[in-house]
Context: one part of a larger RNA
Molecule: large-subunit ribosomal RNA, domain III
Organism: Candidatus Palibaumannia cicadellinicola
Parts: sequence; structure tokens; C1' cells
RNA sequence: AAGUAACGAUAAAACGGGUGAAAAACCCGUUCGCCGAAAGACUAAGGUUUCCUGUUCAACGUUAAUCGAAGCAGGGUAAGUCGAACCCUAAGAUGAGGCUGAAAAGCGUAGUCGAUGGGAAACAGGUUAAUAUUCCUGUACUUAAUGUAACUGCGAAGGGGGGACGAAGAAAGCUAGGUUCGCCGGGUAACGGUUGUCCCGGUUUAAGCGUAUAGGUGAAAAGUAGGCAAAUCCGCUUUUAUUACACUGAGGCGUGAUGACAAACCAUUACGGUGGUGAAGGAAUUGAAGCUAUGCUUCCAAGAAAAGCCUCUAAGCUUCAGGUUAUAUUAAUUCGUACCUCAAACCGACACAGGUAGUCAGGUAGAGCAUACUAAGGCGCUU
Repeated sequence: AAGUAACGAUAAAACGGGUGAAAAACCCGUUCGCCGAAAGACUAAGGUUUCCUGUUCAACGUUAAUCGAAGCAGGGUAAGUCGAACCCUAAGAUGAGGCUGAAAAGCGUAGUCGAUGGGAAACAGGUUAAUAUUCCUGUACUUAAUGUAACUGCGAAGGGGGGACGAAGAAAGCUAGGUUCGCCGGGUAACGGUUGUCCCGGUUUAAGCGUAUAGGUGAAAAGUAGGCAAAUCCGCUUUUAUUACACUGAGGCGUGAUGACAAACCAUUACGGUGGUGAAGGAAUUGAAGCUAUGCUUCCAAGAAAAGCCUCUAAGCUUCAGGUUAUAUUAAUUCGUACCUCAAACCGACACAGGUAGUCAGGUAGAGCAUACUAAGGCGCUU
């Protein structure tokens, strides 16, 4: 220079009360304003206690601070079903033997690892200052072992099936959700009118039973050069029969549920709450990018693997063991779970106008995730 520039989006504040040494900024209340395919909600990565409560205001916070993601102290993350671990494999890694190389080492078979993929099973309500598909209540389900009963050819690291998959397009059946009407509860006008108007709510899972839209699949017998051996399995061939039946399949109905939830009212209160009672809880219409559907049709560029699962036999065992069904009992270990997540908590040296995968998607107008206003919810961006 200079007490100058600046104090980090022009979404915006005002008043009353409280606390306090002190209040423009903290808390409470009433208005106002902003977002609303987000500036709301969930969740992966990442962070690692930032979460909740009490207390403190030196430093940190671009100002003050009684406040804070700051200091101090205490508390907080509960699982057979969520996710991981586990079983299985992909790219890739590693690699017994093996090959190459002077060596270091390189390559690579079997194998072993390796998810971003495949593989058993749970929902609704309630509860904490802070967790909940984890606790509690109610109602379920899965797998394994063992016992009992009935029936019985069982047996694999092998064979076969299945798992099992592209893109585009079209139409259909539904549901989530929305809207309206009915019904239930409350209110009845500060000034003229307004008893037909205004405000609030109207919810209910999985599993099990019955029905069943659309779609897909298929039967029986005989023979059999294939499936590295075998096969009653699969494949192939021939014959016969065909749309009944079986399997699979959104949703709807009944049950679950004489439960739970629910406006309002009553009692009580440290005004934060707590306890109790508890109305109606129907229908129509619209309607998805969600479900049926890994479906169907068309096309060429021809669109993972392996295990779980089903089945077939080999060695073998065949009074045993083993298998199937029903039922009962028991068991179900370890780790994660707080909080932030388009952000003041992650990546950017900062409480930084930048960046950050996925899910949900209300109303009015509209073709619309545009745009404008708005609900739930959240904020007014720390002078």
C1' cells in the first nucleotide's frame, strides 16, 4: 500500500419468546422465501466414529457464537433367512511334472485361485437419545443330522439333461401408483353471500389353499454302428396315439386377520412425551419404463463357463448299508451392520460454485425425466 480488496453462487428474510456475561446468526413459535428427476429418500465405492447424550469456547469455523462435523467425557452398530465368508466358474493369475534359457528367468499341462456372473430360505407391525428384514410381537420358511413308520436297487471325480444367456420389434393380460365417487370423524363463516361446501383419514406382508389369463414343453412301444467303458439315461430310426392330461405361469379371490394400523377423544406430564379408548376402512376409472417375459415374432454380425439340481449306469454292496416319502426332535458357526454418500464427512492442499456407479420417481398443465407451480421431505447457501 491499507484498515484497502475480500469474507466463496443475488434461494430472503421479519417479529415475538427462551437461554446467556453478551444473541442478526443458537433453541422454540408465527409468518415469508427456495428446491421438489432434488437442494427429497435408499444404497455401492470411499471415509473411519464424523453417529447420540452431557459439558466447554483457548485454538479450528473467512465475523460473533451460548452453536458446531471443534475440545473433553460417557454411550451406541444384536441376523439360520440382508451382504460377505461358503459351493461354482469367466477374463486373468499361479502352476506339480514338462519345454526353453549360461543364469536371472520365460512359457505352459493337470490342478489351485480369481466376481463384476450362477447357487437354500422372512414378512408386517412395534420399539431406542443413538440399531433394526438383526431386538420384541404375530404369522412363516430353508437346509442338514438323528429317531420312528411305510415303501424300495442303491451306488461317481464318469455319461446325459438342465443351468444357459444376442439385437430389434409388436400386441396382449395384469399390478404398483394416481384420480373420482360413496362412507366415517371434525368445522359452520371478523363484512355482503355461502347447509353444500371446506379440511383430515380411509392401510394390511410373506408363506400356505383353491381358481386360473396369455405362453412354453411333452406321450407310448420296438430297434439301435453314437455319447472314449457300461447304461433302463440322452441321441438316432421305425410304428402307434393325439389335445385330454401333466409341468411351468403376472395377477385376482378366500385365509393369514375377533390381529395390527388408523383420525379423533380421554387421563397425565419434567410440556420432550406417556398411558388408554378407538370411527369408516367400499367401489369405479385410469394406468406404467414394473410383472407375465430368460415369453412371442423377425433378423444376422449367431450372441460365457462351471457347480448346485434331475437322470443313467461302472467298480462295489446287495438280511446290512443306501434311497424315496411322511412325521417328530435337534442344530444353523465366523465377519459386516453406527454415520456421511451429488456431499461441510468421498476425490480436488480449504466447511472449495468442480467430479462421483446404481435404485425410487406424487399432484396440476404438458407428448415428455422439458418447463412452470406444488406434496412428502429438506433448506434460506457462517458476516